RNA sequence: GCGAAUGUAGCUCAGUUGGUUAGAGCGACGGAUUCAUAUCCCGUAGGUCGGCAGUUCAAAUCUGCCCUUUCGCA
Numbered sequence: 001g002c003g004a005a006u007g008u009a010g011c012u013c014a015g016u017u018g019g020u021u022a023g024a025g026c027g028a029c030g031g032a033u034u035c036a037u038a039u040c041c042c043g044u045a046g047g048u049c050g051g052c053a054g055u056u057c058a059a060a061u062c063u064g065c066c067c068u069u070u071c072g073c074a
Base pairs, nucleotide, nucleotide: 001073002072003071004070005069007067010026011025012024013023019057028044029043030042031041050066051065052064053063054062
């Protein structure tokens, strides 16, 4: 340089070829339990879906460019 993949909560990830509220596990916080801690149980908070544009009535999802990370070829 060329090609491919990847980016969603603090971390690891799902999201069914665009549509009804963006979710799970772990973690954090609060409660309950306990003499106390841990485990278990209940609840709460936490997201501009990498960035900017475009298409569309409607975009995490489709298209273009840029950026991060990874892989392959030279």
Molecule: transfer RNA
Organism: Halobacteriovorax sp. DA5